A computed fold for a 311-nucleotide part of an RNA from an uncultured Eubacteriaceae bacterium, annotated as large-subunit ribosomal RNA, domain IV. It matches the Rfam family "Bacterial large subunit ribosomal RNA". A reference for the family is Yusupov et al. (2001), "Crystal structure of the ribosome at 5.5 A resolution", Science. The sequence was found in a public genome assembly. The prediction has a mean pLDDT of 90.
Context: one part of a larger RNA
RNA sequence: GUGUUGUCAAGGAACUCGGCAAAAUGACUCCGUAACUUCGGGAGAAGGAGUGCCCAAGUGGCCGCAGAAGCCAGGCUCAAGCGACUGUUUAGCAAAAACACAGGUCUCUGCGAAAUCGCAAGAUGAGGUAUAGGGGCUGACGCCUGCCCGGUGCUGGAAGGUUACGGCGAGCGCUUGACGGCGCGGACCUAAGCCCCAGUAAACGGCGGCCGUAACUAUAACGGUCCUAAGGUAGCGAAAUUCCUUGUCAGGUAAGUUCUGACCCGCACGAAAGGCGUAACGAUUUGAGCGCUGUCUCGACGACACACCCG
Numbered sequence: 001g002u003g004u005u006g007u008c009a010a011g012g013a014a015c016u017c018g019g020c021a022a023a024a025u026g027a028c029u030c031c032g033u034a035a036c037u038u039c040g041g042g043a044g045a046a047g048g049a050g051u052g053c054c055c056a057a058g059u060g061g062c063c064g065c066a067g068a069a070g071c072c073a074g075g076c077u078c079a080a081g082c083g084a085c086u087g088u089u090u091a092g093c094a095a096a097a098a099c100a101c102a103g104g105u106c107u108c109u110g111c112g113a114a115a116u117c118g119c120a121a122g123a124u125g126a127g128g129u130a131u132a133g134g135g136g137c138u139g140a141c142g143c144c145u146g147c148c149c150g151g152u153g154c155u156g157g158a159a160g161g162u163u164a165c166g167g168c169g170a171g172c173g174c175u176u177g178a179c180g181g182c183g184c185g186g187a188c189c190u191a192a193g194c195c196c197c198a199g200u201a202a203a204c205g206g207c208g209g210c211c212g213u214a215a216c217u218a219u220a221a222c223g224g225u226c227c228u229a230a231g232g233u234a235g236c237g238a239a240a241u242u243c244c245u246u247g248u249c250a251g252g253u254a255a256g257u258u259c260u261g262a263c264c265c266g267c268a269c270g271a272a273a274g275g276c277g278u279a280a281c282g283a284u285u286u287g288a289g290c291g292c293u294g295u296c297u298c299g300a301c302g303a304c305a306c307a308c309c310c311g
Base pairs, nucleotide, nucleotide: 001306002305003304004303005302006301007300008299010297011296014295019292027051028050029049030048031047036041038140052062053061054060063067075290076289077288078287079286080285081284082282083281087099088098103138104137105136106135107134108133109132115124116123117122141277142276143275144274146207147206148205151204152203153200154199155198156197157196160195161194162193166189167188171184172183173182174181175180208226209225210224211223212222235269236266247263248262249261250260251259
């Protein structure tokens, strides 16, 4: 000096991206326990007290610095985001807000089912039968889920248009003495599809611009005009989304680009690629506090192993 491990005055997060690491809490008995809540929870909430031995059980007695005397054995609280939850995952840099999930919804499927594997036979589906099975999206629960069917898709549609092989065949060509044979062939008939007509958005998707206007100003409930299939409803909003931006105001701090509550000027939220809430849950993310500490001010001193020296 390195590794592991131990102790520390005063301070106590000043460290740092960040309390990372360490310290602290810890057992049992009793007391006590808030908001919120889906009434189950939250909860071991929080916070407090006790703990040995003797005894004739008494208002008794005894010992120690210390009685869960050692080892083992929750730190706690407040607020916000995301995901309801238990689960699952990148064997070997990611455990998560990703996947799954009960629940919701759309759609296909009437059974030799649809779907899937296979050239087929055959098999799965299923020895199941629409309260079943396949596929898509969403993702507990609560309150809800607006407008647009013009485009694309899907579904339906005895008409009409277009459309292939084929059919029929006016007519034409070659051949024959003739019968006939061989070809070409207009119009017409003829399917799905497409065109066309409708329906359908928890199908793919989409959800405007400019100008003016109120007796301070500002703003514009109101009006005009252009365009569209229709012009974003409820709710939320500087957000896991806000560029400008450290927006502005308020809170917390002596001081806060983070955080919380508001505002709304939403560059570029928005309703099952769901919207907004939500108790419980989380080795999740973010902010704050109490406790605690060598994280730090700022370092010091031990132990063990190594490095190093001698042999």